Annotation: The part of an RNA shown here (small-subunit ribosomal RNA, 5' domain) has 538 nucleotides and comes from an uncultured organism.
[in-house]
Context: one part of a larger RNA
RNA sequence: GGACGAACGCUGGCGGCGUGCUUAACACAUGCAAGUCAAGGAGAACAGAUUUCUUCGGAGGUCUUAGUAAACUGGCGAACGGGUGAGUAACACGUAGGUAACCUGCCCUUGAAUCUGGGAUAACCUUGCUAAAGCGGGGCUAAUACCGGUUAUAAUCCUUUUUUCGUAUGUUAGAGGGAUGAAAGUUGCCUUUUGGUAACGUUCAAGGAUGGACCUGCGUCCCAUUAGCUAGUUGGUGAGGUAACGGCUCACCAAGGCAACGAUGGGUAGCCGGCCUGAGAGGGUGACCGGCCACACUGGGACUGAGAUACGGCCCAGACUCCUACGGGAGGCAGCAGUGAGGAAUAUUGCGCAAUGGCCGAAAGGCUGACGCAGCAACGCCGCGUGGGUGAUGACGCUCCAAGGAGUGUAAAGCCCUGUUAGGAGGGAAGAACGACAUUGGCGUGAAUAAUGUCAAUGCAUGACGGUACCUCCAGAGAAAGCCCCGGCUAACUCCGUGCCAGCAGCCGCGGUAAUACGGGGGGGGCAAGCGUUGUCC
Repeated sequence: GGACGAACGCUGGCGGCGUGCUUAACACAUGCAAGUCAAGGAGAACAGAUUUCUUCGGAGGUCUUAGUAAACUGGCGAACGGGUGAGUAACACGUAGGUAACCUGCCCUUGAAUCUGGGAUAACCUUGCUAAAGCGGGGCUAAUACCGGUUAUAAUCCUUUUUUCGUAUGUUAGAGGGAUGAAAGUUGCCUUUUGGUAACGUUCAAGGAUGGACCUGCGUCCCAUUAGCUAGUUGGUGAGGUAACGGCUCACCAAGGCAACGAUGGGUAGCCGGCCUGAGAGGGUGACCGGCCACACUGGGACUGAGAUACGGCCCAGACUCCUACGGGAGGCAGCAGUGAGGAAUAUUGCGCAAUGGCCGAAAGGCUGACGCAGCAACGCCGCGUGGGUGAUGACGCUCCAAGGAGUGUAAAGCCCUGUUAGGAGGGAAGAACGACAUUGGCGUGAAUAAUGUCAAUGCAUGACGGUACCUCCAGAGAAAGCCCCGGCUAACUCCGUGCCAGCAGCCGCGGUAAUACGGGGGGGGCAAGCGUUGUCC
């Protein structure tokens, strides 16, 4: 000198864009953050209308509400998105490769199929236990829930044989035999029945894409005041297990394996793209944004599933908090806000799904603290303003003085102007076009002038921000400057006070009676909505 997720002191006008618990991975009140659905069965109420009875208080029926709400079975999602950096010195990460050792829901392409049966169960009804959380018995019912049978050349496995490729374990392609192995419907329309058709599904197989898994070379902090470490340890055979290779696990056999080219142990730490600095080499760093990893009160475990570190799933143990009728239960903000605590220190219990994206759905749409916005903070960067011109041998005041004068100083006043920002008034956006629906047309499926798919045109709707940005007009210099420094380094000097005191100080050093170094005044220098100080890095 530069830089900062900064803090502190003094000061503070506006806007744009960013950024904002670096400490206690401390504890959390409250609300919200993951639902959705042409599968399935069942199905309210409030309210309104009408009607019957009436002891005039009311009781009942029917229709609408409505096949709606809420709940249940089932499908998909919940493994994404969001947070944090505790752990981890490791194939965790980066980079370059390998898998002839692997998996992959949804999506795309291609081929084939979607036949025929069965038994349950929740909801519901009834009943029991319980303070609660909840649990049990009996009865009924459905499905794209569950379970059989049929068919399936291609699929998988076994076996025989030929063949391509590879350094090899192996692998590619073909043929013969045997074994195993599927499915589900729904909604439109037309027809009437036996159905036809379209869309969305379902099943099997092959390929792709996407996402993952595993292996390897190289790189990746400090300590030798850590020198030896290791028994599933190192290798083999066989078996089990896995999507898959493998001591991954087990039985047996052998005695190996690592290490001064730093094993083992200890300390510290998420890694990278990047960021800061520097001419570069390098050094430092890993906030925000992006990629990967790990974690979700602490420790352990599996289940489900295409996929699990399963944050807002389950089970067990522990600590803590809460409820309890003392028998027993409930919970997990390192999601967004917010609270307490800690700390030098870090924000609103805001608005909206309008956009982008995600999940579900045929769609309409629903959900979305992702996200888009707004609020707070000079925390940072950038931009603008706090007025412009003229104005005296030069006012007043203040300071200094050799008492003559000098400085402040064109500075002020005065005069002439301008109108940024802020203020007031009026107008007022872009961000919105997909999709859906309607009409028309083209091309498909179709027996069809039903229907439907797809493409195009036209019409119709939607904005949180926000009456914001922006534009125009109005008035008026009116509302807007401080901070640090002035001995040398280092730009900037005098007076008074103080008297080794009070104090200053980054280093050298100032202060003991004329202190340009302390405190105040005047003057000056620097930067400026900031200026200094502290901390850290180069």
Its Rfam family is "Bacterial small subunit ribosomal RNA".